[in-house]
RNA sequence: GUUGAAAAAUGGCAAAACCGCCGAAAGACGGUGACGCAAAGCUGCGGGUCUAAAGCCUAAGGGUCAUGAUAGCCGGGUUGCCGAA
Numbered sequence: 001g002u003u004g005a006a007a008a009a010u011g012g013c014a015a016a017a018c019c020g021c022c023g024a025a026a027g028a029c030g031g032u033g034a035c036g037c038a039a040a041g042c043u044g045c046g047g048g049u050c051u052a053a054a055g056c057c058u059a060a061g062g063g064u065c066a067u068g069a070u071a072g073c074c075g076g077g078u079u080g081c082c083g084a085a
Base pairs, nucleotide, nucleotide: 012037013036017032018031019030020029022027035072041078042077043076045075046074047073048070049069050068055064056063057062
């Protein structure tokens, strides 16, 4: 330096649920809380998924659409702790 199949250590993150709060919603954020995670650090670049306020279509019901969201759905990019052999 590469790989990541074992062990140990120092630490880290925090699902569901509940409360508060923002939002049209999906969902985010804070608190409590731990299901899990070796990138569950960062990044919407590709795909997927969720939502559909405004817009558009419609006589209406309704339909459609991402500019919204998801990195704890997958892939890519990027940074990084320990360290047997």